[in-house]
Molecule: transfer RNA
Organism: Polyangiaceae bacterium
C1' cells in the first nucleotide's frame, strides 16, 4: 500500500428491505420518600446521528470522498 468492520445522547450500544414526533440501560439534573446517604419511585434535561458531497419527494439507514478507530494481510 491493499481488504474487511465500526464510528448514534457523557459512557455501552439499538434502530431489522430510506418514511409517521432519533431511542434502550446507565450516568447526570429536580422531586417523593428517609434522622442522612443509598436503594426504591415519579419526573427531567442532553443528540450537526463522524465531516462534506451525491441520488431521493424524503437518508442514521443507498453512493462517493475525507477524518478517526479495531483487525488481516503485502
Nucleotide at each position: 500500500g491493499g481488504g474487511c468492520c465500526c464510528g448514534u445522547a457523557g459512557c455501552u450500544c439499538a434502530g431489522c428491505a430510506g418514511g409517521a414526533a432519533a431511542g434502550a440501560g446507565c450516568g447526570c439534573c429536580u422531586g417523593c420518600c428517609u434522622u442522612c446517604u443509598a436503594a426504591g419511585c415519579a419526573g427531567g434535561a442532553a443528540g450537526u446521528c463522524g465531516g462534506a458531497g451525491g441520488u431521493u419527494c424524503g437518508a442514521u439507514c443507498c453512493c462517493u470522498c475525507c477524518c478517526g478507530g479495531g483487525c488481516c494481510u503485502g